[in-house]
RNA sequence: GGCUGGCCGGGCGACCGCGUCACCCUCGGGUCAUCUCGAGGGUGUCGAGGAAGGUCCGGGCUCCACAGGACGAGGUGGUGGGUAACGCCCACCCGGGGUGACCCGCGGGAUCAGUGCCACAGAAAACAGACCGCCUCCGUCCUCGGACGGAGGUAAGGGUGAAACGGUGGUGCAAGAGACCACCAGCGCGGCGGGCGACCGUCGUGGCUAGGCAAACCCCACCUGGAGCAAGACCAGACAGCGAGCGUUCGAGGGUGGUCCGCCCGAGCUCGCGGGUAGGUCGCUGGAGGUUGCCGGCAACGGCAACCGGAGAUGGAUGGUCGCCAACCGUGCCGUCGUGAGGCGGUACGGCGAACAGAACCCGGCCUAUGAGCCAGCCCAU
Numbered sequence: 001g002g003c004u005g006g007c008c009g010g011g012c013g014a015c016c017g018c019g020u021c022a023c024c025c026u027c028g029g030g031u032c033a034u035c036u037c038g039a040g041g042g043u044g045u046c047g048a049g050g051a052a053g054g055u056c057c058g059g060g061c062u063c064c065a066c067a068g069g070a071c072g073a074g075g076u077g078g079u080g081g082g083u084a085a086c087g088c089c090c091a092c093c094c095g096g097g098g099u100g101a102c103c104c105g106c107g108g109g110a111u112c113a114g115u116g117c118c119a120c121a122g123a124a125a126a127c128a129g130a131c132c133g134c135c136u137c138c139g140u141c142c143u144c145g146g147a148c149g150g151a152g153g154u155a156a157g158g159g160u161g162a163a164a165c166g167g168u169g170g171u172g173c174a175a176g177a178g179a180c181c182a183c184c185a186g187c188g189c190g191g192c193g194g195g196c197g198a199c200c201g202u203c204g205u206g207g208c209u210a211g212g213c214a215a216a217c218c219c220c221a222c223c224u225g226g227a228g229c230a231a232g233a234c235c236a237g238a239c240a241g242c243g244a245g246c247g248u249u250c251g252a253g254g255g256u257g258g259u260c261c262g263c264c265c266g267a268g269c270u271c272g273c274g275g276g277u278a279g280g281u282c283g284c285u286g287g288a289g290g291u292u293g294c295c296g297g298c299a300a301c302g303g304c305a306a307c308c309g310g311a312g313a314u315g316g317a318u319g320g321u322c323g324c325c326a327a328c329c330g331u332g333c334c335g336u337c338g339u340g341a342g343g344c345g346g347u348a349c350g351g352c353g354a355a356c357a358g359a360a361c362c363c364g365g366c367c368u369a370u371g372a373g374c375c376a377g378c379c380c381a382u
Base pairs, nucleotide, nucleotide: 001379002378003377004376005375006374007373008371010325011324012323013322014321015320016319018047019046021044022043023042024041025040026039027038028037029036030035049356053367054366056365057364058363059362060361061228062227063226064225068261069260070259071258073224074223075222076221077220078092079091080090081089082088093107094105095104096103097102108219109218114217115216116213117212118211131158132157133154134153135152136151137150138149139148140147141146166184167183168182169181170180171179185209187206188205189204190203191202192201193200194199232282233281234280235279241273242272243271244270245269246268253265254264255263289308290307291306292305293304294303295302296301328351329350330349331348332347333346334345335344336343337342
């Protein structure tokens, strides 16, 4: 000068304030009651996060059939493992970047399924292609060097482009060309060796060569039933009906919020006018939980044992002020190490004492936001 991984997200005290729960007191209501309901007060108890966030994935849980068939739709995409599961994590492979530590990859299929697209520039953009150039022939002119016009050959050279249908050298030719040859690169096929595998190494052989895009359709493999705590269950409670249409096993309608089938429930349903309640309890937090030790594993993680384990609101509490301290920074002094720049320790004074943000059924991830800082390992240069 860099790379990677991890840690902290302050502590104590005083005063004021808020919410849950327990107990006590006062007042009011119900009641036969020492029971119960409501309001107020007191004491005690506990009271956010590393992301509680975004709601982007995956699950638990709840209800609908303990979720069935077909089609459709969506998702994932190297290999092996981890996990309840994943689009997450670990290890490895391949490709790319970096001197390096290390980082990045939306990483199946574009020769043997098919279709489509490739801007601009350029003559031509995919069964290639003659603009310039090069070469041959014919005609005309000629200052005998050539010039112009026409017919053809040519992908070696120039030029355009992100990309122009292998590279270098030679043979060959009028000039050229995998037309032919040698080597190299790459591709297909086959054998041998290594690896669980992705794949790697090596040998032989073939034709001389195959463009890119599947975050285009599509194909292949695998996964996905739907809705969500406003799920869902219970208690209490309000009202008033009227009219029209459809239907009761020849079955309306509902579960069903992709469609159809199937399955289940099924006597009511739909529209118009009119009327009317909207309170409470449970779900609710002990979980795929955490910490430490030992063992297995490269690791993610798993096994065993011990210990720990007190937010649960519903207009939504968890805050404010002051003092002291830790930590950090600056300056001075002292000690110590060093040739030195300076390092380390102690002490005094001053500064700072911060940010992002805030549970709402619960977990595992990802992503995003964020502060004074701290620790470890590794790399490069001197």
Molecule: Bacterial RNase P class A
Organism: uncultured Marmoricola sp.